RNA sequence: UUCUUAUCAAGAGAGAUUGAGGGACAGGCCCUAAGACAUCUCGGCAACAGAUUCUAUAUCGGAAUACUGUGCUAAUUCCUGCAAAUGCAAGUAGCAUUUGAAAGAUGAGAA
Repeated sequence: UUCUUAUCAAGAGAGAUUGAGGGACAGGCCCUAAGACAUCUCGGCAACAGAUUCUAUAUCGGAAUACUGUGCUAAUUCCUGCAAAUGCAAGUAGCAUUUGAAAGAUGAGAA
């Protein structure tokens, strides 16, 4: 990097350095010199995988711990991007809601 699979409405910030951008992409909207983004330190959240313990007739499974490896710690993945249904409306423009995709993110497995 690609493929497969699970999840994505909950949760969780202080300090130091630096100094102008950032929120994947596009549009919107928002954050930001009352210091963004990034890096580092110390915390925190969660429970994806491993580990340990309990449970279960056993494979599968369920629960707990938070030790290990990740992850996350503004806004639902910030909202919408494509399609369908329904309603309003219109005369085939538009708006709203719902559902499903797509894209993206993270874990695990594989190439």